[in-house]
This is a predicted structure of a 71-nucleotide RNA (transfer RNA) from a Nanobdellota archaeon.
The sequence is in RNAcentral, with records from ENA.
Its Rfam family is "tRNA". It is annotated as a transfer RNA.
Its mean pLDDT, the model's own confidence on a scale to 100, is 81.
RNA sequence: GCGUGAGUGGUCUAAUGGUAUGAUCACUGCCUUCCAAGCAGUUGGCCCGGGUUCGAUUCCCGGCUCGCGCA
Numbered sequence: 001g002c003g004u005g006a007g008u009g010g011u012c013u014a015a016u017g018g019u020a021u022g023a024u025c026a027c028u029g030c031c032u033u034c035c036a037a038g039c040a041g042u043u044g045g046c047c048c049g050g051g052u053u054c055g056a057u058u059c060c061c062g063g064c065u066c067g068c069g070c071a
Stems, first nucleotide, its partner, number of pairs: 001070007010024003018054001026042005047063005
């Protein structure tokens, strides 16, 4: 340089055109004499820009980062 795959909360992960799921962490409450464990709840996210569409995390184009292959 060419080809190919991936990018989603602090971390890991699901979804596929219709306001993003779960786990864990953090915080709050319940329980407990206290702590841990357990139970309930809350906050927090679609890599960036443009396009298509009534509507884009999803489809298309470009960029960035990472992995793999070829040279």